């Protein structure tokens, strides 16, 4: 210097002049006022309720080992495999040796099956092979080398894979010996194993305040049965209505909690590779209910994405421009 | 704010055990008629929203993004 690679971080700033919203003084002022994603609504919880949060099934989610968390499918750190000259980056990764399925076309043969060509015996008939050729994503270990009529793990080296077994290591798995000779691919295909799952959502509920209707259809007695219910499916137990249906009907569209101090934020020491965890200190950072956070001037030019509605923890995508650290490669100079 | 649902031709739909993209109505183009309709014959139109993964192979299995649509207020 160029080319690349990881983690960041900021999201305007002042000043003046007019508005909003919330809140305390009070009668005209102080204070404070949207994000890194407020977003998808894709996980996970807190908090309300639903019958007492139940038993089995069935559905559903997760899947390398290990730690962190309230909790996760997320973050840490490690094991394999991929990619990369490297800095480094991706990874749903348990089981196809439980069980069953399926693997079109082409190919002789597509999973417990063959033998088109060829190779070797033989006059032939027919027998022996599976090294080469053909098809295909895949073709019953691969390379070579003895070995044989041709030829095969039929044998030996050595790699791969599969089983046992020492040895490190919490493990995941790494490595060395030994063994028989091999065992196809799919489980983001049914399934098996191990683990976790009640169901809904702040329009959840809780109070207070007005206020009005008691409807229609079908047709007949069903009550230890049966049916119905936000316990989502099913069976069992519990609880409660009771013929069956009906986008059936009336009335308010008002007010207060739920609503922001919480797994909270900063800063500092300890503990740990990390994620984090504890402890001490300061600190309070919007809360509407038709919904407040803006215009506009000047200073340099002020823009990307994009706008809180019960609240965290992630994960996803969306984003101009500045701009900080550490590594790596390859030229060149000293 | 919350919850569900859906996207294949211009339009309304099919398509399933994962192996060839289809109907029907619309266009076009020939016939057919004195002239159009009907009716016959053909035939052109597909980034199966998007953007990755899993497979030997994906409209279909899985994630993710985008557009669109439905539902949901209290009382008695």
């Nucleotide at each position: 210097u160029u080319a690349g690679u990881a983690a960041g971080u900021c999201a305007g700033a002042u000043a003046g002049u007019c508005g909003c919203a919330a809140u305390c003084a009070u009668u005209u002022g102080a204070u404070u006022g949207a994000g890194g994603a407020a977003a998808g609504u894709c996980c996970g919880a807190g908090c309300u309720c639903c019958g007492c949060a139940g038993a089995g099934c069935a559905g559903g989610g997760u899947g390398c080992c290990g730690g962190g968390u309230a909790a996760c499918g997320c973050c840490c750190g490690g094991u394999g495999g991929a990619g990369g000259c490297g800095a480094c980056u991706c990874u749903a990764a348990g089981g196809c040796u439980a069980g069953u399925g399926c693997a079109a076309c082409a190919g002789a043969a597509a999973g417990u099956a063959u033998a088109c060509c060829g190779c070797c015996a033989g006059c032939a008939a027919u027998g022996g092979u599976a090294a080469g050729g053909u098809u295909g994503a895949a073709a019953c270990g691969g390379u070579g080398a003895g070995g044989u009529a041709a030829g095969a793990g039929c044998u030996c080296a050595c790699c791969a894979g599969c089983g046992g077994u020492a040895u490190g290591g919490u493990a995941a798995c790494a490595u060395g010996c030994c063994g028989g000779c091999u065992a196809u691919g799919u489980a983001a295909a049914c399934c098996c194993c191990a683990c976790c799952u009640g169901g809904a959502g702040c329009a959840a509920g809780a109070c207070c305040a007005a206020g009005a209707a008691c409807g229609g259809a079908u047709g007949u007695a069903a009550a230890c049965a049966g049916g119905c219910g936000a316990u989502g499916g099913c069976u069992c137990g519990u609880c409660g209505c009771u013929g069956u249906c009906c986008u059936a009907u009336g009335g308010u569209a008002g007010g207060u909690c739920g609503c922001u101090g919480g797994a909270a934020u900063u800063u500092a020491u300890u503990g740990g590779c990390a994620a984090c965890a504890a402890u001490a200190a300061a600190u309070c950072g919007a809360g509407a209910u038709a919904g407040a956070u803006g215009a506009c001037u000047a200073u340099u030019u002020a823009a990307a994405c994009a706008g809180a509605a019960c609240u965290c923890g992630g994960c996803u995508u969306a984003u101009a421009g500045a701009u900080u650290u550490a590594g790596u490669a390859a030229a060149u100079c000293a | 704010g919350g919850a569900u649902c859906a996207u294949u031709a211009g339009c309304u739909c099919a398509g399933c055990u994962g192996g060839g993209a289809g109907a029907g109505c619309g266009u076009c183009u020939g016939g057919g008629u004195c002239a159009c309709a009907a009716c016959c014959a053909g035939a052109a139109g597909g980034u199966c929203a998007u953007g990755g993964g899993u497979u030997c192979g994906a409209g279909c299995c899985c994630c993710u993004u985008a557009u669109g649509a439905u539902c949901c207020a209290c009382c008695a």
The prediction has a mean pLDDT of 77. This is a predicted complex of two RNAs, RNase P RNA and transfer RNA, with 410 nucleotides together. It holds a member of the Rfam family "Bacterial RNase P class A". By type it is a ribozyme.